A computed fold for a 71-nucleotide RNA from a Patescibacteria group bacterium, annotated as transfer RNA. The sequence is in RNAcentral, with records from ENA. The coordinates come from a structure-prediction model, not an experiment, and the mean pLDDT is 84. It matches the Rfam family "tRNA". By type it is a transfer RNA. Rfam's curators write: Transfer RNA (tRNA) molecules are approximately 80 nucleotides in length.
RNA sequence: AGGGGUGUAGUUAAGUGGUAUAACAGGUGUCUCCAAAACACCUAUCGGGGGUUCGAUUCCCUCCACCCCUG
Numbered sequence: 001a002g003g004g005g006u007g008u009a010g011u012u013a014a015g016u017g018g019u020a021u022a023a024c025a026g027g028u029g030u031c032u033c034c035a036a037a038a039c040a041c042c043u044a045u046c047g048g049g050g051g052u053u054c055g056a057u058u059c060c061c062u063c064c065a066c067c068c069c070u071g
């Protein structure tokens, strides 16, 4: 320099145009003499910008970060 891939909650992942989802983690409560475990409830997420569309995590462009390949 060229090509490809990935980016979603604190973490690991699902989600092929129509309310963003689960597990773990965190908080509260029940239970318990106390705690743990278990159970119930709650909080929190689409890397940035632009475009297409009635509607974008999803399609397109660009930038950023990381990984791989070629030289």
Stems, first nucleotide, its partner, number of pairs: 001070007010024004018054001026042005047063005